[in-house]
RNA sequence: GCCGAUGUAGCUCAGAAGUAGAGCAGUCGCUUUGUAAGCGAAAGGUCGGGAUUGCAAAAUUCCCCAUCGGCU
Numbered sequence: 001g002c003c004g005a006u007g008u009a010g011c012u013c014a015g016a017a018g019u020a021g022a023g024c025a026g027u028c029g030c031u032u033u034g035u036a037a038g039c040g041a042a043a044g045g046u047c048g049g050g051a052u053u054g055c056a057a058a059a060u061u062c063c064c065c066a067u068c069g070g071c072u
Base pairs, nucleotide, nucleotide: 001071002070003069004068005067006066007065010024011023012022013021018055027041028040029039030038048064049063050062051061
């Protein structure tokens, strides 16, 4: 330099263009003499950045950025 993959909650990841979710972690309760386990609740997101298409974009298209892989 060229090609490809990935980027969504603190972490691991889902998410057919139509209300952004799960598990774990953390917080608060219940339970216990107490702790762990178990159960319940609430919280946590400008979906990597900018533009494009469209009534509507996390998802389309383009350009960047970061990480990983391949080729030279």
Predicted 3D model of a 72-nucleotide RNA (transfer RNA) from a Candidatus Daviesbacteria bacterium.
The organism belongs to Candidatus Daviesiibacteriota, within Bacteria.
The coordinates come from a structure-prediction model, not an experiment, and the mean pLDDT is 83.
The sequence was found in a public genome assembly.